[in-house]
Context: one part of a larger RNA
RNA sequence: GGAUGAAAGUUGGCGGCAUGCUUAACACAUGCAAGUCGGAAGAGAAAUGGUGUUUCCACUGGCAGACGGGUGAGUAACGCAUAAGAACCUGCCCUUGGGAGGUGCACAACAACUGGAACGGUUACUAAUACCUCAUAGGCCGAGGAGAAAAAUGAGGAAUCCACCAAAAGAGGGGCUCACACCUGAUUAGUUAGCGGUGAGGCAAUGGCUUAUCAAGGAGAUGAUCAGUAGCUGGUCUGAGAGGAUGAUCAACCACACAGAGACUGAGACACAACCCAGACUCCUACGGGAGGCAGUAGGGGGAAUUUUCUGCAAUGGGGAAAGCCUGACAGAGAAAUGCCAUGUGGAGGUAGAAAGCCCACGGGUUGUGAACUUCUUUUAUUGGAGAAGAAGCAAUGACAAUAUUUGAGGAAUAAGCAUCGGCUAACUCUGUGCCAACAGUUGUGGUAAGACAGAGGAUGCAAGCAUUAUCC
Numbered sequence: 001g002g003a004u005g006a007a008a009g010u011u012g013g014c015g016g017c018a019u020g021c022u023u024a025a026c027a028c029a030u031g032c033a034a035g036u037c038g039g040a041a042g043a044g045a046a047a048u049g050g051u052g053u054u055u056c057c058a059c060u061g062g063c064a065g066a067c068g069g070g071u072g073a074g075u076a077a078c079g080c081a082u083a084a085g086a087a088c089c090u091g092c093c094c095u096u097g098g099g100a101g102g103u104g105c106a107c108a109a110c111a112a113c114u115g116g117a118a119c120g121g122u123u124a125c126u127a128a129u130a131c132c133u134c135a136u137a138g139g140c141c142g143a144g145g146a147g148a149a150a151a152a153u154g155a156g157g158a159a160u161c162c163a164c165c166a167a168a169a170g171a172g173g174g175g176c177u178c179a180c181a182c183c184u185g186a187u188u189a190g191u192u193a194g195c196g197g198u199g200a201g202g203c204a205a206u207g208g209c210u211u212a213u214c215a216a217g218g219a220g221a222u223g224a225u226c227a228g229u230a231g232c233u234g235g236u237c238u239g240a241g242a243g244g245a246u247g248a249u250c251a252a253c254c255a256c257a258c259a260g261a262g263a264c265u266g267a268g269a270c271a272c273a274a275c276c277c278a279g280a281c282u283c284c285u286a287c288g289g290g291a292g293g294c295a296g297u298a299g300g301g302g303g304a305a306u307u308u309u310c311u312g313c314a315a316u317g318g319g320g321a322a323a324g325c326c327u328g329a330c331a332g333a334g335a336a337a338u339g340c341c342a343u344g345u346g347g348a349g350g351u352a353g354a355a356a357g358c359c360c361a362c363g364g365g366u367u368g369u370g371a372a373c374u375u376c377u378u379u380u381a382u383u384g385g386a387g388a389a390g391a392a393g394c395a396a397u398g399a400c401a402a403u404a405u406u407u408g409a410g411g412a413a414u415a416a417g418c419a420u421c422g423g424c425u426a427a428c429u430c431u432g433u434g435c436c437a438a439c440a441g442u443u444g445u446g447g448u449a450a451g452a453c454a455g456a457g458g459a460u461g462c463a464a465g466c467a468u469u470a471u472c473c
């Protein structure tokens, strides 16, 4: 000198764009954050005098809740990055050619009974795009026969549309292997039962992944093991560069979801707002037993320190045949000088060089064209009118917003501070104090003429900021 997710001091006009728990991965009150489909199904309810029709709907069923959103605790690892590879899987989407024929059974809901509040228990009925079974194969296994499919009683007057089954190819996604690279410590030097083969099991797949057996191996001073610290990268800051430091926002990957373990479902999870177990904590209880998980969004606490318990689904995106519906994703607004950028606090004229302050050699000098005064302008602020784009479209649909923008009105009106002034380092005098009180980044000032302390006048620097502290180059 540059920089910051900064803090605290002091001051503070406005606008745009960004940014914001670095601490307690702390325990969390309250609301919301993932639903949707009646064009899968049976019952039920409401509207209508009835039929018909329409609407709603707990439960069964389908798809989605593995995305989106958060955090960085753990992890020194194939975790990340770069570059390769072979033994794999893949819902929705796209393409291709095939198929969709028969049959059967149950369980919720509802109802009845019952208990000790909650969660519940028992009995009986019933439907389906729920489930089972038979047939069918240009697919699979591979030697001898064996195994496996469907969706129809969906919508429509129909054409047809949407869904379904197996197979093949694709796209996108995911799992796995390997080369190289990734902090500190030797006051950590020895380490490993799995290093290799064979058989078997297991997996979507390779493999000591697991197991039986055989062999005695494997990695290590080019730093194993152990200990400490740490999410990694694109990037960011600095620097002429080489480097050094760093990993907020945004993007990619990984890991985690009260702490630990486990599986279920599913194309995909060992699953943040799913399940089971034991644990700590909190709450309810009729004491028998139950309920919970903000590292989602607001909010609370802790802290030097980081925002509203706001508006809307209008746009973009996601879920779901469509319409609609849901969406604390997102779009926005609010508060904060936290940062960057822009802009203003007036312009021109004006010497009696006014009054007043300060200094003085008492002659004067300086603040100072500064003010007053004359004249002009109105950015901005106040106030009145008009008023968007963002909406894709046949039409309708705007949270932001009665905003941005624009056009009038009146009036200099609404708007300047902070630090410093011995040298380094731009800027000097007076008064007070008297090694005191104090200052201080460094050198050092202060003991009666202090340009270094305190106040005043003046000056210098930056400016809606300024200086300080902390950290990096």
Base pairs, nucleotide, nucleotide: 001473002472003471004470006469007468009466010465013343015341016340017339018338019336021302026300028299030298031297032296035063036062037061040060044056045055046054047053048052070256071255072254079182082179084177085176088174089173090172093170095168096167098165099164101134102133104131111123112122113121114120154161155160183228184227185226191218192217196214197213198212199211200210201209231253233251234250235246236245237244238243258279260277262275281292282291283290284289308333310332311331312330316329317327318326319325346376347375348374349373356367357366358365359364382409383408384407385406386405390400417462418461419460420459421458422443423442424441428457429456430455431454432453438445439444

Predicted 3D model of a 473-nucleotide part of an RNA (small-subunit ribosomal RNA, 5' domain) from Ottelia alismoides. Lineage of the source: Eukaryota > Tracheophyta > Euphyllophyta > Mesangiospermae > Ottelia. The prediction has a mean pLDDT of 80.